Molecule: transfer RNA
Organism: Anaerotignum faecicola
């Protein structure tokens, strides 16, 4: 050089052609004598980058970058 997989909130994961969900974490409130636990609400990612297809792309296609694995 080659082949395959992965890249999505602070962390870990899911997701499907119609602008994204869950758990933990974070903030506020409730409950409690109080803390924890529990309950409610909220903030936080426009999905690695650049193009293409499409009315519409996180999803499909190509290239690039990074990581992991296989082979050599």
């Nucleotide at each position: 050089c080659g082949c395959a997989g992965c890249a999505u909130a602070g962390a870990g994961g899911a997701g499907c052609g119609g602008u994204a969900c869950c758990u933990c974490g974070c903030a506020a409130g409730g409950c409690u004598c109080a803390u924890a636990a529990c309950c409610u609400u909220g903030a936080g990612a426009c999905c690695g980058c650049c193009g293409g297809u499409u009315c519409g792309a996180u999803u499909c296609c190509g290239g690039c970058u990074g990581c992991u694995g296989c082979a050599a």